[in-house]
RNA sequence: GGGUUUCCUGCUGGAGAGAGGCGCCGCCGUCGCCGGACCGAACCCCGGACGGCCGCGUCCACCGAAGGAGCAAACGGAUCGCGGCGACUGCCUCGGGCGGCGCUGGGACCCGUGAAUCUCUCAGGUAAAGCGGACAGCAGGCGUGCU
Numbered sequence: 001g002g003g004u005u006u007c008c009u010g011c012u013g014g015a016g017a018g019a020g021g022c023g024c025c026g027c028c029g030u031c032g033c034c035g036g037a038c039c040g041a042a043c044c045c046c047g048g049a050c051g052g053c054c055g056c057g058u059c060c061a062c063c064g065a066a067g068g069a070g071c072a073a074a075c076g077g078a079u080c081g082c083g084g085c086g087a088c089u090g091c092c093u094c095g096g097g098c099g100g101c102g103c104u105g106g107g108a109c110c111c112g113u114g115a116a117u118c119u120c121u122c123a124g125g126u127a128a129a130g131c132g133g134a135c136a137g138c139a140g141g142c143g144u145g146c147u
Base pairs, nucleotide, nucleotide: 007141008140009139010138011137012136013135018060020059021058022057023056024055026053027052028051029050030049033048034047035046036045061126062125063124067122068120069119070118074113075112076111077110079108080107082105083104084103085102086101088100089099090098091097092096
């Protein structure tokens, strides 16, 4: 100095998997389901039963794209071992050999860092609608960790 990336906001798009079983609370409907109450009958009313909706709990099955977790190569470190070089250094049986020191090249095991739309399925989710949704596009904002 700029304003890509990250982050934040708005709009748009955005997949997958049981309308599962059982139980409970609440609400609604059915008297053309049963019973009660009512002077006889019907309705209203009360209780039950059945059905529907919603929420919760539990059981099994399943999904992966909130979040979360795991890891490859590579890089760094330590240990062990095999080599190469040296105009440095000690000893020796001295065209060299052995050891030390320095530099250096692979290998093995261990430790650390280390990615995802991969893997796990804790969390979350599994008719439609709604909510959520990695990620993508557009518009804008802050601003230095990047350059």
This is a predicted structure of a 147-nucleotide RNA (Glycine riboswitch aptamer) from Tepidimonas alkaliphilus. The sequence is in RNAcentral, with records from Rfam. The model forms 90% of the base pairs in the Rfam consensus. Model confidence (mean pLDDT): 78 of 100. The source organism's lineage runs through Bacteria, Pseudomonadati, Betaproteobacteria, Burkholderiales and Tepidimonas.